The prediction has a mean pLDDT of 85. This is a predicted structure of a 501-nucleotide part of an RNA (large-subunit ribosomal RNA, domain I) from Kangiella sp. M94.
Context: one part of a larger RNA
RNA sequence: AGCAUGCGGUGGAUGCCUAGGCGACAGAAGGCGAUGAAGGACGUGGUAGUCUGCGAUAAGCCUCGGGGAGUUGACAACAAACGUUAUAUCCGAGGAUUUCCGAAUGGGGAAACCCAGCCAGUAUAAGCUGGUUAUCAAUAACUGAAUACAUAGGUUAUUGAGGCGAACGCGGGGAACUGAAACAUCUAAGUACCCGUAGGAACAGAAAUCAACCGAGAUUCCGUUAGUAGCGGCGAGCGAACGCGGAUUAGCCCUUAAGCUUCUAAUGAGUUAGUGGAACAGUCUGGAAAGUCUGGCGAUACAGGGUGAUAGCCCCGUACACGAAAGCGAAUUGGAAGUGAAAACGAGUAGGUCGGGACACGUGUUAUCUUGACUGAACAUGGGGGGACCAUCCUCCAAGGCUAAAUACUCUCUGUCGACCGAUAGUGAACCAGUACCGUGAGGGAAAGGCGAAAAGAACCCCAGUGAGGGGAGUGAAAUAGACCCUGAAACCGCAUGCUU
Numbered sequence: 001a002g003c004a005u006g007c008g009g010u011g012g013a014u015g016c017c018u019a020g021g022c023g024a025c026a027g028a029a030g031g032c033g034a035u036g037a038a039g040g041a042c043g044u045g046g047u048a049g050u051c052u053g054c055g056a057u058a059a060g061c062c063u064c065g066g067g068g069a070g071u072u073g074a075c076a077a078c079a080a081a082c083g084u085u086a087u088a089u090c091c092g093a094g095g096a097u098u099u100c101c102g103a104a105u106g107g108g109g110a111a112a113c114c115c116a117g118c119c120a121g122u123a124u125a126a127g128c129u130g131g132u133u134a135u136c137a138a139u140a141a142c143u144g145a146a147u148a149c150a151u152a153g154g155u156u157a158u159u160g161a162g163g164c165g166a167a168c169g170c171g172g173g174g175a176a177c178u179g180a181a182a183c184a185u186c187u188a189a190g191u192a193c194c195c196g197u198a199g200g201a202a203c204a205g206a207a208a209u210c211a212a213c214c215g216a217g218a219u220u221c222c223g224u225u226a227g228u229a230g231c232g233g234c235g236a237g238c239g240a241a242c243g244c245g246g247a248u249u250a251g252c253c254c255u256u257a258a259g260c261u262u263c264u265a266a267u268g269a270g271u272u273a274g275u276g277g278a279a280c281a282g283u284c285u286g287g288a289a290a291g292u293c294u295g296g297c298g299a300u301a302c303a304g305g306g307u308g309a310u311a312g313c314c315c316c317g318u319a320c321a322c323g324a325a326a327g328c329g330a331a332u333u334g335g336a337a338g339u340g341a342a343a344a345c346g347a348g349u350a351g352g353u354c355g356g357g358a359c360a361c362g363u364g365u366u367a368u369c370u371u372g373a374c375u376g377a378a379c380a381u382g383g384g385g386g387g388a389c390c391a392u393c394c395u396c397c398a399a400g401g402c403u404a405a406a407u408a409c410u411c412u413c414u415g416u417c418g419a420c421c422g423a424u425a426g427u428g429a430a431c432c433a434g435u436a437c438c439g440u441g442a443g444g445g446a447a448a449g450g451c452g453a454a455a456a457g458a459a460c461c462c463c464a465g466u467g468a469g470g471g472g473a474g475u476g477a478a479a480u481a482g483a484c485c486c487u488g489a490a491a492c493c494g495c496a497u498g499c500u501u
Stems, first nucleotide, its partner, number of pairs: 001500009015486001016450002020421002022418007029410002031164002039101003042055003046078001049075003061095006070082003106115003116133007135161009168199001169197005179186001183233001209216002220247005230238002251402003254346001259339009270328003274322003280295003284291001296313002298302001304316003351375008361387001382397005437444002457485001460472004
C1' cells in the first nucleotide's frame, strides 16, 4: 500500500409523516373609494425584537345576543393581574374611536414631511381646540371687458366625478418573430400589446331576416351540417351558411309606456354566533391498548379526526332535531320617485362614383354591410332584399328606442371531494417569502420541515480558557431519540484484526 471482515466518522439519499399547495364540484358574492379606498409609514403591551391585532379611547371602548370556567394573541417564558353562576377571556351583529402618507383634494414636497389663509369657540392667548379652503363637469344665482345691448371672463352655492381591483365584456388603435422549407401578396392575427369604458355579467336582440314557389319566424350559446361549399403567389394556408338537433324563451314603445332601477312598508326562505345528540367492561402482552382473548351494547349516528400501537360505544364530531336581541337577505305584495323621452314613423338618409375596411370571400363575374371625399332619390300608387345584371315572382319595411333567460370569468367566502403532490415534489414561497440576496433601475430572486407519548430538554460531580467539546450521574420504552436531535443509503475518511506485497 492493497484485499477481506468488524466497528465508527462524515453525509443526508430512502422510508414514513404533513402544517402547505394543486385541481374539481355546489352554493354565495361579484366590488371598495372624498362618510377618504387599495396599499403603506409611525406608533400601541408590565416588553428589547419580530409577526398578528389595533390607532393618542391604540392586542383595545360601548350596546345587543351567544357561551360558561377559565383567561391576559404567537415566538415565550417570567412578573403582575382578571374571572369562577352570570358584565372574565372568547364568538357573532351593530356602533364609537380611527395619528400620518396615499386619488390625497388649502399651498408645497425628495410619500409618511414643510408652510399657510378664512370662520367659530376659548380662561385674552405671539396660544389652544374645532371646522373649512384642490381640480373638472353639470345646474343655478350674482357679477361682468374690449363694445351700446350682449358675449367671453369672474365669484358663490348645490350635485356628481377622480383612485384601486384577478379574470371575463364592448369599443378605439395595433405589431413582429414565425409559416410559406428563401420572400414581397398571404400567414402569424385583428393575436400580443396600448388606450377608453362598463357590468355582475357584457354584447346582441324582436326582420328593409332567411328560404324557395314549400315554408320558417328576435337574440345568445352548444352539437351537427363540415374540414363540406368556397377563398387562396389556387402556394402555405384560411374556411362558412342554409337546414337539423338541443339549452333558454318574452316581448314591447315613440300624444297614451311595456320594461328597468332606486327608495319605502309588510311577510319572509336562507345566512352572519350557537344548542341537544346513542352505546363497554374485564383478561393478556407492552413504556403506553385503541391490539389479543372473553362477554355485552348503540346505530336515521360504522363520514372523519384525536387520544402513549389499529377505538361505532374515551374525546371532538357524525345522522337527526333545534336556535337570533341585532345585521344582511332571495322571493311575493302595496306605495313613491327616477329612467325610458325623441312628440308626431325616421333625408344630406337610401343609392351612385373614387379610395379603404368588414363579411370564410385576397376585386374577382362579386352581391351584402360600413364610410374618408364628391354627389344624391322615392314617400306605401313607395322602398329594400333574394350573391354581377334584367324581368317575373316571393319576402320584408332601413335611416328612432328598450328588453330577462340560456353564455363567459373567479381576486374572494362557505361546504364537499380527488386512481392530485408529499419537502430537488406540490405555489417562487409547508419555515416571519416576493423575504435574504443581486441590480443605478426596470427587474431578477433563493435556500431552509420532522427530538420525545409527554420537556420528563440532562439537577449534581469531573476535565476544560468563567470555553468549545466530552466523561459520569439522572430522565425516558429508547439518549447510537441530547436539541448539528425519526429513519440514517452511497461517495469520502478512519480504527481494529487477518492475509498479500
NCBI's taxonomy places the organism under Bacteria, Pseudomonadati, Gammaproteobacteria, Kangiellaceae, Kangiella.